[in-house]
RNA sequence: GCCGUGGUAGCUCAUGUAGUAGAGCGCAAUUCUGAAAAAAUUGAGGUAGCCAGUGCAAGUCUGGCCCACGGCA
Repeated sequence: GCCGUGGUAGCUCAUGUAGUAGAGCGCAAUUCUGAAAAAAUUGAGGUAGCCAGUGCAAGUCUGGCCCACGGCA
C1' cells in the first nucleotide's frame, strides 16, 4: 500500500428485506434480614466511531475518514 471483518449502555453482545434501539452481567433504590449475602421488584444509563449522500424515513443502504483484528504484498 491492497483486501476482508468489526466499531451500538460501564462490560459482553443482539437488533428479519430501512419504520423512533434491547438482553445478560454490572450499578442505584426498595422489599426481605438482627445485619449481610442470595432472591424479588423497580429504575438510571446510548442521539449506534466521525463527516457527508440517498430517501417520507438510516444502527441498517452508498462514499470518504479514524480505530481494532486478520490476510496479501

Predicted 3D model of a 73-nucleotide RNA (transfer RNA) from bacterium (Candidatus Gribaldobacteria) CG08_land_8_20_14_0_20_39_15. Its Rfam family is "tRNA". By type it is a transfer RNA. NCBI's taxonomy places the organism under Bacteria, Bacteria candidate phyla, Candidatus Gribaldobacteria.